The part of an RNA shown here (large-subunit ribosomal RNA, domain I) has 539 nucleotides and comes from a Bacteroidales bacterium. Rfam family: Bacterial large subunit ribosomal RNA.
[in-house]
Context: one part of a larger RNA
RNA sequence: AGCGAACGGAGGAUGCCUCAGGCUUCAGUCGACGAGGAAGGACGUGGUAAGCUGCGAAAAGCUGCGGGGAGCUGCAAACAGGCUUCGAUCCGCAGAUGUCCGAAUGGGGCAACCCGAGCAGUUGAAGGCUGCUCACAUAUCUUUGAUAUGAGUCAACGCAGGGAACUGAAACAUCUUAGUACCUGCAGGAAGAGAAAGAAAGCAUCGAUUUCCGGAGUAGUGGCGAGCGAAAUGGAAAGAGCCUAAACCGGUAUUGUUACGGCAAUGCCGGGGUUGUAGGAGUCGGCAUCGAGUGUAUUGACCGAACCGGAAGUGUCUGGAAAGUCACACCAUAGACAGUGAUAGUCUGGUACGGGCAAGGGAGAUGCACAAGCCGGCCACCUGAGUAGGGCGGGACACGAGGAAUCCUGUCUGAAUCCGCGGGGACCAUCCCGCAAGGCUAAAUACGAACUGAAGACCGAUAGUGUACCAGUACAGUGAGGGAAAGGUGAAAAGAACCCCGAACAGGGGAGUGAAAGAGAACCUGAAACCGUUCGUUU
Numbered sequence: 001a002g003c004g005a006a007c008g009g010a011g012g013a014u015g016c017c018u019c020a021g022g023c024u025u026c027a028g029u030c031g032a033c034g035a036g037g038a039a040g041g042a043c044g045u046g047g048u049a050a051g052c053u054g055c056g057a058a059a060a061g062c063u064g065c066g067g068g069g070a071g072c073u074g075c076a077a078a079c080a081g082g083c084u085u086c087g088a089u090c091c092g093c094a095g096a097u098g099u100c101c102g103a104a105u106g107g108g109g110c111a112a113c114c115c116g117a118g119c120a121g122u123u124g125a126a127g128g129c130u131g132c133u134c135a136c137a138u139a140u141c142u143u144u145g146a147u148a149u150g151a152g153u154c155a156a157c158g159c160a161g162g163g164a165a166c167u168g169a170a171a172c173a174u175c176u177u178a179g180u181a182c183c184u185g186c187a188g189g190a191a192g193a194g195a196a197a198g199a200a201a202g203c204a205u206c207g208a209u210u211u212c213c214g215g216a217g218u219a220g221u222g223g224c225g226a227g228c229g230a231a232a233u234g235g236a237a238a239g240a241g242c243c244u245a246a247a248c249c250g251g252u253a254u255u256g257u258u259a260c261g262g263c264a265a266u267g268c269c270g271g272g273g274u275u276g277u278a279g280g281a282g283u284c285g286g287c288a289u290c291g292a293g294u295g296u297a298u299u300g301a302c303c304g305a306a307c308c309g310g311a312a313g314u315g316u317c318u319g320g321a322a323a324g325u326c327a328c329a330c331c332a333u334a335g336a337c338a339g340u341g342a343u344a345g346u347c348u349g350g351u352a353c354g355g356g357c358a359a360g361g362g363a364g365a366u367g368c369a370c371a372a373g374c375c376g377g378c379c380a381c382c383u384g385a386g387u388a389g390g391g392c393g394g395g396a397c398a399c400g401a402g403g404a405a406u407c408c409u410g411u412c413u414g415a416a417u418c419c420g421c422g423g424g425g426a427c428c429a430u431c432c433c434g435c436a437a438g439g440c441u442a443a444a445u446a447c448g449a450a451c452u453g454a455a456g457a458c459c460g461a462u463a464g465u466g467u468a469c470c471a472g473u474a475c476a477g478u479g480a481g482g483g484a485a486a487g488g489u490g491a492a493a494a495g496a497a498c499c500c501c502g503a504a505c506a507g508g509g510g511a512g513u514g515a516a517a518g519a520g521a522a523c524c525u526g527a528a529a530c531c532g533u534u535c536g537u538u539u
Base pairs, nucleotide, nucleotide: 001538002537003536004535005534006533007532008531009530015524016488017487021459022458023456024455025454026453027452028451029450030448031447032153033152040101041100042099043056044055045054047079048078051075052074062095063094064093065092066091067090071083072082073081106115107114108113116134117133118132119131120130121129122128136150137149138148139147140146141145157188158186159185160184161183162182168175172223198206199205210237211236212235213234220228221227241440242439243438244384248271249270250269251268252267253266254265255264256263257262276418278383279382280381282378283377284376285375286374287373293370294369295368296367297366298365299364302361303360307355308354309353313328314327315326317324329346330345331335337349338348339347389413390412391411392410393409394408395407396406399425420435421434422433423432424431475482495523498510499509500508501507
């Protein structure tokens, strides 16, 4: 020195665990916050106080009401000092206070700082201090001004304005990826759509919109390549319909004109009126006289916070410990679950079941206010114009210009007026369906930041979130942005008094605690690499 055995050191794999962690799904609630200053921060705030948490110069807190019932003074020990059955701490609801920055808004600024003006107060003045007010935009009005609204933040979902490329086509250009990603604006608890110029059609018929099933990978579209890809009928969820413009009538203001009596035009306000078997206005005639509904006030079943009640077991043996064993019982609308010194229906918290109620919500009821007519004849006044349609160029439609209807429009044009107009996939006729060029509209649908509950052939600390732990921290980067590691003594600290070795507040040996200290805080288990000691053996 090699090999082997035994015993150690070092290391932290493995097993087991998870009060706390994470992931996913489901159900319900809720869907905003903000100039009454948000979200997010800075700095303060405790008897001792560095951090976290809470709070804001009224500062781990103040007030009221409700709950609760014996301890409390957060994490977090300790000392000191206090509070509390005259009900504290704690929990819920409502309020008060709420420094400075931040949309940040008196002006400025390198966020948490600096500097003002006006009025009032503080002592008569100056200075200082204290309180209130002082940004901008839009709208309205009683217009040197006042009042109201806005501004910013926020997970996804929504609508709109812009809008790629890699990729696929086995290359690539039309095409595809895709109206996706991304940027921007705006909104709501949903948004958007929506009461037919519809869908359809063999006879016919249906009757707003939305979503799902299905039709159907069908009809189509397509360098007819890659691909893209409907609709109606049918079945279901939900269900709701309305208001204007105009004709006509009245009022009012301005203007024009006037033989000053008026007349006309335009604007505004009120009545009237709202549709396709056309409807309405005007006029003539006949019939009817109601209260659907909306608003508001009161009341109000019920929902709704903390929270309350809530059954039933003892002994024996083993053991450190009984929930295990054995024996005999009991409850059960409760044998979910978790905890307790091992495995508990009957020990604890709970569970089934039952109760409770403030703020707030709230079906319904009652009172009051407002409040819709029908039929026919005549007449021919109205029924949304730079619109519909057309040319050119684009875009959207499943549909790539195609035979290309339909919808939108940059540009050039440009009707009809109910004896009217649009559509039925070029176009024409017939027939059928509808009435554009104004507007509103709940529900069924989408999503989950937040809250509550339930669950998992989800993970179990190199997993599961990046984060089970003081993590978006430490750290590195000018910055955008990047981004860790790190869980486990024991049932209980009973966390080792005292003695000894030692320079020792290092480390260790006794003693003691404990079931165990080979559980001693570098603490469950404690693999391997790696490093030793002793013995054996080989050279």